[in-house]
RNA sequence: AGAGUUUGAUCAUGGCUCAGGAUGAACGCUAGCGGCAGGCUUAACACAUGCAAGUCGAGGGGCAGCGCGGUGUAGCAAUACACUGGCGGCGACCGGCGCAAGGGUGCGUAACGCGUGAGCGACAUACCCGUGACUGGGGCAUAACCGAUGGAAACGUCGCCUAAUUCCCCAUAACACAUUGGAUCGCAUGGUCCGAUGUUGAAAACUUCGGUGGUCACGGAUUGGCUCGCGUCCCAUUAGCUAGUCGGCGGGGUAACGGCCCACCGAGGCGACGAUGGGUAGGGGUUCUGAGAGGAAGGUCCCCCACAAUGGAACUGAGACACGGUCCAUACUCCUACGGGAGGCAGCAGUGAGGAAUAUUGGUCAAUGGGCGGAAGCCUGAACCAGCCAUGCCGCGUGCAGGAUGACGGCCCUAUGGGUUGUAAACUGCUUUUGCCGGAGAGCAAUAAGGGCAUCGUGCAUGCCCGAUGAGAGUAUUCGGCGAAUAAGCAUCGGCUAACUCCGUGCCAGCAGCCGCGGUAAUACGGAGGAUGCGAGCGUUAUCCGGAUUUAUUGGGUUUAAAGGGUGCGUAGGCUGUGCGUUAAGUCAGGGGUGAAAUGCCGUUGCUCAACAUCGGAGCUGCCCUUGAUACUGGCGUGCUGGAGUACGGAUGCCGUUGGAGGAAUGAGUAGUGUAGCGGUGAAAUGCAUAGAUAUUACUCAGAACACCGAUUGCGAAGGCAUCUGACGAAUCCGUAACUGACGCUGAGGCACGAAAGCGUGGGGAUAGAACAGGAUUAGAUACCCUGGUAUUCCACGCCGUAAACGAUGAUGACUAACCGCCGGCGACAGACCGAUCGGUGGCCAAGCGAAAGCGAUAAGUCAUCCACCUGGGGAGUACGACCGCAAGGUUGAAACUCAAAGGAAUUGACGGGGGCCCGUACAAGCGGAGGAACAUGUGGUUUAAUUCGAUGAUACGCGAGGAACCUUACCCGGGCUCGAACGGCAAAGGAAGGAUCCAGAGAUGGUGACGCCCUUCGGGGCCUUUGUCGAGGUGCUGCAUGGUUGUCGUCAGCUCGUGCCGUGAGGUGUCGGCUCAAGUGCCAUAACGAGCGCAACCCUUGCCGUCAGUUGCCAUCAAGUGAAGUUGGGGACUCUGACGGGACUGCCACCGCAAGGUGUGAGGAGGGGGGGGAUGACGUCAAAUCAGCACGGCCCUUACGUCCGGGGCGACACACGUGUUACAAUGGCGGCUACAGAGGGAUGCUACCCGGCGACGGGAUGCGGAUCUCGAAAAGCCGUCCCAGUUCGGAUCGGAGUCUGCAACCCGACUCCGUGAAGCUGGAUUCGCUAGUAAUCGCGCAUCAGCCAUGGCGCGGUGAAUACGUUCCCGGGCCUUGUACACACCGCCCGUCAAGCCAUGAAAGUCGGGGGUGCCUGAAGUCCGUAGCCGCAAGGCGCGGCCUAGGGCAAUACCGGUGAUUGGGGCUAAGUCGUAACAAGGUAGCC
Repeated sequence: AGAGUUUGAUCAUGGCUCAGGAUGAACGCUAGCGGCAGGCUUAACACAUGCAAGUCGAGGGGCAGCGCGGUGUAGCAAUACACUGGCGGCGACCGGCGCAAGGGUGCGUAACGCGUGAGCGACAUACCCGUGACUGGGGCAUAACCGAUGGAAACGUCGCCUAAUUCCCCAUAACACAUUGGAUCGCAUGGUCCGAUGUUGAAAACUUCGGUGGUCACGGAUUGGCUCGCGUCCCAUUAGCUAGUCGGCGGGGUAACGGCCCACCGAGGCGACGAUGGGUAGGGGUUCUGAGAGGAAGGUCCCCCACAAUGGAACUGAGACACGGUCCAUACUCCUACGGGAGGCAGCAGUGAGGAAUAUUGGUCAAUGGGCGGAAGCCUGAACCAGCCAUGCCGCGUGCAGGAUGACGGCCCUAUGGGUUGUAAACUGCUUUUGCCGGAGAGCAAUAAGGGCAUCGUGCAUGCCCGAUGAGAGUAUUCGGCGAAUAAGCAUCGGCUAACUCCGUGCCAGCAGCCGCGGUAAUACGGAGGAUGCGAGCGUUAUCCGGAUUUAUUGGGUUUAAAGGGUGCGUAGGCUGUGCGUUAAGUCAGGGGUGAAAUGCCGUUGCUCAACAUCGGAGCUGCCCUUGAUACUGGCGUGCUGGAGUACGGAUGCCGUUGGAGGAAUGAGUAGUGUAGCGGUGAAAUGCAUAGAUAUUACUCAGAACACCGAUUGCGAAGGCAUCUGACGAAUCCGUAACUGACGCUGAGGCACGAAAGCGUGGGGAUAGAACAGGAUUAGAUACCCUGGUAUUCCACGCCGUAAACGAUGAUGACUAACCGCCGGCGACAGACCGAUCGGUGGCCAAGCGAAAGCGAUAAGUCAUCCACCUGGGGAGUACGACCGCAAGGUUGAAACUCAAAGGAAUUGACGGGGGCCCGUACAAGCGGAGGAACAUGUGGUUUAAUUCGAUGAUACGCGAGGAACCUUACCCGGGCUCGAACGGCAAAGGAAGGAUCCAGAGAUGGUGACGCCCUUCGGGGCCUUUGUCGAGGUGCUGCAUGGUUGUCGUCAGCUCGUGCCGUGAGGUGUCGGCUCAAGUGCCAUAACGAGCGCAACCCUUGCCGUCAGUUGCCAUCAAGUGAAGUUGGGGACUCUGACGGGACUGCCACCGCAAGGUGUGAGGAGGGGGGGGAUGACGUCAAAUCAGCACGGCCCUUACGUCCGGGGCGACACACGUGUUACAAUGGCGGCUACAGAGGGAUGCUACCCGGCGACGGGAUGCGGAUCUCGAAAAGCCGUCCCAGUUCGGAUCGGAGUCUGCAACCCGACUCCGUGAAGCUGGAUUCGCUAGUAAUCGCGCAUCAGCCAUGGCGCGGUGAAUACGUUCCCGGGCCUUGUACACACCGCCCGUCAAGCCAUGAAAGUCGGGGGUGCCUGAAGUCCGUAGCCGCAAGGCGCGGCCUAGGGCAAUACCGGUGAUUGGGGCUAAGUCGUAACAAGGUAGCC
């Protein structure tokens, strides 16, 4: 110090989440020791038991109990008993002091409660200190005790006696009080001092004679009381509160001031600087966090406050309205003899309860401190210690060193081996903290009583020395001995975040702080191994701060992300030009006081260190007082003119209000002309019209709005304002610089204005037109379109008060480059032109700003002032409350719950029923087909024992298959085998291997077994069989684990890179633009310059020519020869074969063009602008296809999912689809005659030729592994016939007879012959191919193959067309641009109702509860007041009455909360229903 998360990616906005620290914690797992700290956060709930406040005999009367002494009795005595206050002491009692401290808790309290600083001239203060004075005299009671007596008890009652440092009286005393004289001081009330007179009020004794006490007054110290300034939580959905209320006068009361209380008088007091009300809460020092500013907290320790079961009250006292006192009321608990009593752990322990959760019914007064006492001492659950708890902080240990065949085991892997655990272990040596055993053993202790010494101030003075006492504790510590001995876990390992593999699981089980993992290869679940982090702890949960500059003072924003009020005027408030003077409040400086201690920081010291503790220092950022300074702010005074305003002159405008006037259009009325339609739409219909419409003419009427001008114009504060004109009113601008002299700016509340729609009342009503009706459209159409049409639209008056009221941009002032327009003024003699001119309104830009888009003197720049507003999305501008409104509704304005995003700008794509340009047999123009028929074939479906499997829009369907009768074959049925149908290794046993024949069997197979070994170094080997074993085998699954291969977009023209440049960045540029091309082909232009993969070319083939070479090809010339034939000699001329070259490049010409290039019936040329065809397929897309061609990871089967055999099936058949063949005929069928190909094949092969058969074919026979022989015949062509018909078309189907292949043609082959002769007469919607040697048409060959279901596929040649105007439309594609809420990318996204489940919430007849206030009634204890009765000599008391009041009761009201049949919307929830609203022009632009 940051990180993760919105996106395909980016920047910014913005929320959520994490890493850190902390805790009085809790929970889970684990646990060796010590030190120091801490320990009911919940029920201020209830409490058994014990203890927590006493002490003084040196105040007193006394003597219950104890001890001593004395006396007496009994006894020999010890001793026992009785008596005795004589002594030590002392229960209870009187009296004094204490009990108001200490200890606990945080209920209440939002307050002078607390903090801080002042004040009291308005006060008190026991014990302590100092000073002065006094301490004289007298008196009355009473407790105890004793006697009597009530009661269960608690507790009393009556009578008698008595003491005091108890109480009372008298005397004396003043600084007290009253009156009064004088002096002096203070900020005010007023204070202080010196006098005079009068009045009133004191005391206590004890004694060892030293003293200790007592009283009064003054002073001090300490501690309190009261008052004030400032500070001190949330809610304004709490806005008004207040009758003792505010003040005065006079009283009462108090220690003291005061409405504290009372009588009277006045009418005030508080409040937007937040009163009142509600909620919550003890406050501070401090603690945690933070860089700080802040934020949060207030446990332990210290200070203050409040409280003591709840509420009230006073008494005593220096002090209380009193935790362990009293009285009363209430609730609860306990005792009881039922009459009545007792109690208060928020003291220390402890119990129950509550709760996630918090300890011992311990020891000691040794120390510190407190009370009493002269002291000894007593008391002290304060305190000091110990116990329990890893609750925290700190420290220590669980060993150290060596040790590699890197052991065993575990885990992993590419597995004869390697890696890791890991120097880890074993083993060797060493040490002994801790532990155990034994020994020694602290400090804390200072002093008290008392004693000694010294001093001078001679005091029961001061100082020094000596001098008992230890709970903790035999603890800390230390010495010796023993022995590695007694001691490691927890969490995590996908990213954030350090740490990775295997197995299991299979959207299951589960994980998760956020993002997210898990659907068969999970580093994310569970286990294991390993690793990482921390370590006697580690994780989790909860809470706080931080990160979060995410409430922004430091330190944020508001055009579009959340956010500028609709606009103006203006109150309070905030801010405010310039000169001088004054003041000194703010401000600054010096000094003083305070800011407790502890804590924190720095340093020192003490525990072995540390934590912890001690001492010292700075600090405590604050408040108060005082002295000074005077720049700035403020106050006061006095000026100035620049801000602001006034005056005068000029100008401008759709500025406002209210009258008058006008024409066009529309509609209507009347009349005329006129006739069949009009109107309306994409097309129609509703509607109007023969009762005369529409159209047209004339006249009249009505209401509303003002064409052209018109604009980036003008005016207005905004809303808004447009024919002309009058009146009234306002504003702005310019000029002059005459006047005023800061009069200003902003503006919470407030007031006013405020489009449209809407509301009320009354008018008006032409047009348009919600609702409504009808007609269309549609699956529907409560819409879009059409015909009508009410409210409304208009006017007057009154409401409403909202808009995407927008520049989505508050107002005012100042400053900061240029350039170009428009409007209104001004400047000069002009109207032109110009301007360092003023005001307004636009464009484009420098700097600057901004996330970017953009803004840019009209700022979104740089500053200043004031106001308003924002703080994740949804819920929601909703609910409740309040205010306003006639209503509609408006303003103000939440929460629960829920999500991890929502949103902005820009980028790249994709998409659009957006745009532009371009291409393609894409359409169009043509030719021929498919879709109808029959058949062939493939597919779906169905069927089946099986109909094996795969391929499924384009890109599956004559596809894998270029050959299913068996085989193939993977499927089904049945029969067999299990080292297996094939192969390799090892071991053992046996044997040649092989095998004719025969038997059984469907066969596989089983049996039979004639015949029958080789090599050898003599060990054995080769070969075979059997047994065992290690490898087998699988067309079983996963093409979504893969390789390879393939399809498609697409032979489309695209896809990228380096460097540079631009941009914060994604990214862009290049690759865009213009022209051109088949092409990102090229040229030009250009912040780009180059390059790569594609394109093209290079390759093959074909078309022309040349050269070379000629056998099996060829034959012109020469010769030979035949019935004929290149048949033969020969020849290379030609054809041809096949090798090498040439040729074509817009090269030439004309025109167009900058160029590239284009055009031309151009020339030449075999060929002309890519000559034709092929091969060649960029980056990528479709989780496209294939695990069944092959290969391969993982999973699965192993007497079977392997393998062999026989048979069957893959060939089924109501149907549906695709691809084809043959046809429907005369451009034809049939018969006859006859010419010319190319490319291929051929040895279990092609076969000439001859013979037989109608034929398929058969029987002979010859040539040829081929330019030689052969398949081999081409078909179209020509001639004849048929005469439009289901035919001499068509050939399906069926019957019969055959041929061939093959082990075998039943399921299930092809072919031949004879016979039979089905559908079909050109095919609906729709759809396919093809642009030239193409389509169409005709035949030929080949692969596979025994044969063949081939009409398929791949090739070959023959004959040989038509058409293309063109790019509007359909489909596909390319480039540019635009919009986007899409990015799985439009087969996208997404909205609302309904239905289902869950959740929280509003309303609701009611119902239940809570706190508070009000009124009335009642009213305890108690203070106070009164008092006629009673007691007392008196002081005084009792009784009675009154005021007040806790509490109780009654009544109504407001507020808050719970619950409530039902009801409203909201949120959430893989695959429900209905539609399609939005995002593209979203198919009617969207939105307010």
A computed fold for a 1488-nucleotide RNA from an uncultured rumen bacterium, annotated as small-subunit ribosomal RNA. Model confidence (mean pLDDT): 82 of 100.